[in-house]
Context: one part of a larger RNA
RNA sequence: GACGAACGCUGGCGGCGUGCCUAACACAUGCAAGUCGAGCGGGAAAUUUUGGAAUGAGGCUUCGGCCGAAUGAAGGAAUGGAGAGCGGCGGACGGGUGAGUAACGCGUGAGGAACCUGCCCUAUGGAGGGGGAUAACGUCUGGAAACGGGCGCUAAUACCGCAUAACGUUAAGGAAUCACAUGGUUCUUUAACCAAAGAUUUAUUGCCAUAGGAUGGCCUCGCGUCUGAUUAGCUAGUUGGUAGGGUAACGGCCUACCAAGGCGACGAUCAGUAGCCGAACUGAGAGGUUGAUCGGCCACAUUGGGACUGAGACACGGCCCAGACUCCUACGGGAGGCAGCAGUGGGGAAUAUUGCGCAAUGGGGGAAACCCUGACGCAGCAACGCCGCGUGAAGGAAGAAGGCCUUCGGGUUGUAAACUUUUGUCUUCGGGGACGAUAAUGACGGUACCCGAGGAGGAAGCCACGGCUAACUACGUGCCAGCAGCCGCGGUAAUACGUAGGUGGCAAGCGUUGUCC
Numbered sequence: 001g002a003c004g005a006a007c008g009c010u011g012g013c014g015g016c017g018u019g020c021c022u023a024a025c026a027c028a029u030g031c032a033a034g035u036c037g038a039g040c041g042g043g044a045a046a047u048u049u050u051g052g053a054a055u056g057a058g059g060c061u062u063c064g065g066c067c068g069a070a071u072g073a074a075g076g077a078a079u080g081g082a083g084a085g086c087g088g089c090g091g092a093c094g095g096g097u098g099a100g101u102a103a104c105g106c107g108u109g110a111g112g113a114a115c116c117u118g119c120c121c122u123a124u125g126g127a128g129g130g131g132g133a134u135a136a137c138g139u140c141u142g143g144a145a146a147c148g149g150g151c152g153c154u155a156a157u158a159c160c161g162c163a164u165a166a167c168g169u170u171a172a173g174g175a176a177u178c179a180c181a182u183g184g185u186u187c188u189u190u191a192a193c194c195a196a197a198g199a200u201u202u203a204u205u206g207c208c209a210u211a212g213g214a215u216g217g218c219c220u221c222g223c224g225u226c227u228g229a230u231u232a233g234c235u236a237g238u239u240g241g242u243a244g245g246g247u248a249a250c251g252g253c254c255u256a257c258c259a260a261g262g263c264g265a266c267g268a269u270c271a272g273u274a275g276c277c278g279a280a281c282u283g284a285g286a287g288g289u290u291g292a293u294c295g296g297c298c299a300c301a302u303u304g305g306g307a308c309u310g311a312g313a314c315a316c317g318g319c320c321c322a323g324a325c326u327c328c329u330a331c332g333g334g335a336g337g338c339a340g341c342a343g344u345g346g347g348g349a350a351u352a353u354u355g356c357g358c359a360a361u362g363g364g365g366g367a368a369a370c371c372c373u374g375a376c377g378c379a380g381c382a383a384c385g386c387c388g389c390g391u392g393a394a395g396g397a398a399g400a401a402g403g404c405c406u407u408c409g410g411g412u413u414g415u416a417a418a419c420u421u422u423u424g425u426c427u428u429c430g431g432g433g434a435c436g437a438u439a440a441u442g443a444c445g446g447u448a449c450c451c452g453a454g455g456a457g458g459a460a461g462c463c464a465c466g467g468c469u470a471a472c473u474a475c476g477u478g479c480c481a482g483c484a485g486c487c488g489c490g491g492u493a494a495u496a497c498g499u500a501g502g503u504g505g506c507a508a509g510c511g512u513u514g515u516c517c
Base pairs, nucleotide, nucleotide: 001516002515003514005513006512007511008510009509012389013388014387015386016385017384018382019381020347025345026344027343029342030341031340034089035088036087039086040085046079047078048077049076050075054071055070058067059066060065096300097299098298105225106224107223108222109221110220111219112218115217116216120213121212122211123210124209125208126207128162130160131159137152138151139150140149141148142147168193169192170191171190172189173188174187175186176185177184178183198205199204226272227271228270233263234262235261238260239259240258241257242256243255244254245253275297276296277295278294279290280289281288282287302323303322304321305320306319325336326335327334328333353379355378356377357376361375362373363372364371365370392422393421394420395419402413403412404411405410426458428453429452430451431450432449436444461506462505463504464503465502466487467486468485472501473500474499475498476497482489483488
């Protein structure tokens, strides 16, 4: 000098930041990923209309009944569109954490003649004709529940054949050209194979194939990347080859066979520690230390394993299995995963609200309206940090009183106060009132800011004073009580302990402790 700090004393305001470093310990509750009716079938409530069962005030009556305002059931039609279902896209982004990892994980520089890429952009073509199902629904039924089972019906941009078929793929040739070893590119011949979906308010939009781009990803390599030799040898898929499998793709990635290799004092192996970087702190620099916030990459999601779907995952709020734990149970069986945002317990020296809003920016879905968004924008708490401001200013000597010291003369506190004049930053009250949004839409917020009024009124502490080191006296204590970073103070005049006065330093902070330079 610095800090994601903590502790002690103290504490007025504002702006901008920052805030579980420990138990990757366990979690009550709420929210954090949905959306599309312009893909599809179906359709509750409600409203309108029709309908008129039934009840029936009242009236008439020949006592058998009749008329009848009003209320208004079942059913039909229209509007309507909740919740659920099939289907599409998105849940692989965004958000969290740093357990693991000493590794092509990261950084940097190359390579892929060994690769993939939904949505987006550009371009060229295409969309013909069929089929069978299945949820929802109905009905029966099992179960405490979670969740099912049988039968029957139905739709699609869901699913499956057929047709069409090239600058696509595969196989077999031919030619040209290029190169970096396997080879690449272009042209061409033959054969085989592979596609599609519609919706609509008639403006559009969606679908299929191929080529190119963009974006994102995957793989390979050079170099760099902590400590220990009181770790010296390590290795059987191990190293290489052949063949095959697998992958988007190369590869012992995997399998069979063959060979016996491969790594290592230029530190293999083993052990310990650790996410890496841009950067941050410090330093004249070289360097040393760190990796909070912000940005990039990686890894993980209760522990371990696995695949499915998909352009993309071996998937935090998906699935399956196993373990531990918690909960429900009718004991047969089930449910769960905050290292998302708040919040709780626990651990700890220690770290915040179960807040407001989608107004802005951004993201997902949708043609759009719009819906969702604890991303984000804000507010709350905390002197945790940085920066700024204030706690008044000017005048004022009988140098008041009081305190302290005193050689008793006085000195000092001290222009300090009182008193006079004055100001209004912050504060208090009243009024106006934004930018952020170029039409509408503002959580923040009646906030910032502006105007007016009142009144010095509401706002100073902490540490030190032996030397280092700026700042001294008195009293108390008497090697006691205590101080202390080092040297060292204290045993009867202690500038070193405690208190008081005074002084010095910093100041809404000041000291102490811890860590790094």
Molecule: small-subunit ribosomal RNA, 5' domain
Organism: uncultured bacterium